[in-house]
């Protein structure tokens, strides 16, 4: 410096359940483990979710992020371990 086989030690925690917040998506806390070598951080590009408010109209729908998701894929940034070269 590259790479991600295996081991030890530790780390994170999907679904689901309870509580709180939120219009919702979703977030946080506790329980719980499907998985994860960046499942650490960052909404920067793409993607996805939601639509309170706004706009349109046939008043019930449609459109829009200023609301979210980094455990969807990239980019940026920091970092543990070690067979091997």
């Nucleotide at each position: 410096a590259a790479a991600a086989a295996a081991u030890c030690g530790g780390g994170c925690a999907a679904a689901c359940c309870g509580g709180u917040c939120g219009a919702a998506a979703g977030a946080c806390c506790g329980g719980g483990a499907c998985g994860c070598a960046a499942a650490g951080c960052u909404a920067u590009g793409g993607g996805c979710c939601u639509a309170a408010a706004g706009c349109u109209u046939u008043u019930a729908a449609g459109c829009u992020a200023u609301g979210g998701c980094u455990g969807c894929c990239a980019g940026g940034u920091u970092g543990c371990u070690u067979a091997u070269a």
c-di-GMP-I-GGC riboswitch aptamer from Peptococcaceae bacterium BRH_c8a, 85 nucleotides, folded computationally. The prediction has a mean pLDDT of 83. Lineage of the source: Bacteria > Bacillati > Clostridia > Eubacteriales > Peptococcaceae.